[in-house]
């Protein structure tokens, strides 16, 4: 450089083109305990940027940046 995968709360992961973007772990608040841990309720916190098609996009499409993988070039 060509192709091709992948990018979602901090951290893992769902999510038929029609959800208020859900869960668990994490943190935070309360409760429970004599305290601690367990427990139990409740909270905050994401769709990598731009642009399109669409009534309606995390999702499909163009492109950009980052990440892999692969050919290929560098006697």
């Nucleotide at each position: 450089g060509g192709c091709c995968c992948c990018a979602u709360c901090g951290u893992c992961u769902a999510a038929u083109g029609g959800u208020u973007a859900g869960g668990a772990c994490c943190u935070c608040g309360c409760c429970c305990u004599u305290u601690c841990a367990c427990g139990g309720c409740g909270g905050u916190a994401a769709u990598a940027a731009g642009g399109g098609u669409u009534c309606g996009a995390a999702u499909c499409c163009c492109c950009u940046u980052g990440g892999g993988g692969u050919c290929a070039c560098c006697a």
Source information
Transfer RNA from an Ignavibacteria bacterium, 75 nucleotides, folded computationally. Its Rfam family is "tRNA". About the family: Transfer RNA (tRNA) molecules are approximately 80 nucleotides in length. Their secondary structure includes four short double-helical elements and three loops (D, anti-codon, and T loops). Further hydrogen bonds mediate the characteristic L-shaped molecular structure. tRNAs have two regions of fundamental functional importance: the anti-codon, which is responsible for specific mRNA codon recognition, and the 3' end, to which the tRNAs corresponding amino acid is attached (by aminoacyl-tRNA synthetases). tRNAs cope with the degeneracy of the genetic code in two manners: having more than one tRNA (with a specific anti-codon) for a particular amino acid; and 'wobble' base-pairing, i.e. permitting non-standard base-pairing at the 3rd anti-codon position. Model confidence (mean pLDDT): 82 of 100.